Predicted 3D model of a 337-nucleotide RNA (Bacterial RNase P class A) from a Methylophilaceae bacterium. The model forms 94% of the base pairs in the Rfam consensus. The coordinates come from a structure-prediction model, not an experiment, and the mean pLDDT is 76. A source record names the gene rnpB. It matches the Rfam family "Bacterial RNase P class A". Rfam links the family to the GO terms ribonuclease P activity, dimeric ribonuclease P complex and tRNA processing. It is annotated as a ribozyme. The RNAcentral record of the sequence draws on ENA.
RNA sequence: GAAGUCGGCUAGACAGUCGCCGCCCGCAAGCGCGGGGGGAGGAAAGUCCGGGCUCCGCAGAGCAGGAUGACGGCUAACGGCCGUACGCAGCAAGGUUUAGCGAUAAACCCCAAGGCGAGGAAUAGGGCCACAGAGACGAGUCGCGUCGUACCUUCGGGUCGAUGCGGGUGAAACGCGGUAACCUCCAUCCGGAGCAAGGCCAAAUAGGGCAGCAAUGACGUGGCUCGCGUCGCUGCCGGGUAGGCUGCUCGAGCGCCUGGGCAACCAGGCGCCUAGAUGAAUGACUGUCUCGUGCCGUCAGGCACGACAGAACCCGGCUUAUCGGCCGGCUUCCCUU
Numbered sequence: 001g002a003a004g005u006c007g008g009c010u011a012g013a014c015a016g017u018c019g020c021c022g023c024c025c026g027c028a029a030g031c032g033c034g035g036g037g038g039g040a041g042g043a044a045a046g047u048c049c050g051g052g053c054u055c056c057g058c059a060g061a062g063c064a065g066g067a068u069g070a071c072g073g074c075u076a077a078c079g080g081c082c083g084u085a086c087g088c089a090g091c092a093a094g095g096u097u098u099a100g101c102g103a104u105a106a107a108c109c110c111c112a113a114g115g116c117g118a119g120g121a122a123u124a125g126g127g128c129c130a131c132a133g134a135g136a137c138g139a140g141u142c143g144c145g146u147c148g149u150a151c152c153u154u155c156g157g158g159u160c161g162a163u164g165c166g167g168g169u170g171a172a173a174c175g176c177g178g179u180a181a182c183c184u185c186c187a188u189c190c191g192g193a194g195c196a197a198g199g200c201c202a203a204a205u206a207g208g209g210c211a212g213c214a215a216u217g218a219c220g221u222g223g224c225u226c227g228c229g230u231c232g233c234u235g236c237c238g239g240g241u242a243g244g245c246u247g248c249u250c251g252a253g254c255g256c257c258u259g260g261g262c263a264a265c266c267a268g269g270c271g272c273c274u275a276g277a278u279g280a281a282u283g284a285c286u287g288u289c290u291c292g293u294g295c296c297g298u299c300a301g302g303c304a305c306g307a308c309a310g311a312a313c314c315c316g317g318c319u320u321a322u323c324g325g326c327c328g329g330c331u332u333c334c335c336u337u
Base pairs, nucleotide, nucleotide: 001333002332003331004330005329006328007327008326009325010324012289013288014287015286016285017284018283020039021038023036024035025034026033027032041308045319046318048317049316050315051314052313053194054193055192056191065190066189067188068187069186070084071083072082073081074080086117087116088115094109095108096107097106098105099104120185121184125183126182127179128178129177137175141167142166143165144164145163146162147161148160150159151158152157198246199245200244201243208237209236210235211234212233213232217231218230219229220228221227253272254271255270256269257268258267259266260265291306292305293304294303295302296301
C1' cells in the first nucleotide's frame, strides 16, 4: 500500500423570526405580563429475554408446567456479554493432480482473520432410522478358507452345520450403532399481575346511613284503636363516578482521568444534571455554509431532493429497520529499509 473481515463513533453546522410543552426568577395578586433556561433515538420499534419498583394473604413445601445446559468468569439479573477448548461449514492465500505452448481453468487437499454451534446423559427405559440393501438392532445375503463322527455321490464334488476373512448397499452394517431439534432422565432457575401497578383529593345526578322538622297528613297492616313501615323538607356523614394531584424521572446515571484484569468488567478521584407530555408538546420558515444524488448550464454556477424512524414508569440485553460519513483492531499478500 492492497484485499478480506470485525468493531467503535456520528446521524448536517451556525444565526435569526414565529409557534408548541414543562421548569425557574421578578412584577401583579383577577385574566396575566416580562426575563432566563430545557425539550426524542441509536434504535424511542418488536415487546423476545432479564431486573428495579408497586400491589396481591411476605409467596414455605410438593405436584404439574416452563426455561436453560461444554469449562471458567462478568453482572442486580439474564436465554446477555467476555475468555478458553472442541466441533461444523467455508472465502482468500498456499499445495497437489489434470487439461493447455502459455495466460489460465477444473477437481481435490489444507483452509488465516472472521462466521456458525437448542453444545449434559444413548450402560435407566420407550420410540424412530427415508432411499438403497439380505438385514437399520428384528435379522442374517454373496464369495472364499478351515473343521465335522452329519447327509448324498457318477468319487470330480455337492448339501447341511460351526467358525473366520472379504465383497456389495448405505450417512451408519451388529459395535453395547445413530438419533434426546421424539418422549424421557439429570442439574440449575422460575409465585402471579402489572404505572390502566399503586396512593391521595373529590363535583353534579342517582342511591345509602344518621339526626331534626312539618302535617299530627296520605297509604299499607282484612273492620277500629295503639304501634310499626313507606311517602316530604333540611342538615351532616360515608362509599364511589367524572375530573384533578401523585407515582414521574437523580439513576445498577453520564463524561474525563488513574489503577486492577487478556477481556467482559471492577475500584477510586474530579466534574455534570440531560424531555416528562396525557385532547399527548418536541415544529415551521428564512439566510450563510457543508456532504451526497439527480437535472440544467453560456462550465462561473444554478435548481430540486435528503436513511430508518417519534419518548409515555425506569434500566440491562437481544432482534429487526437504516442514505451516508469518520476512526480503529486483526489476518493474508506485495513493496521499501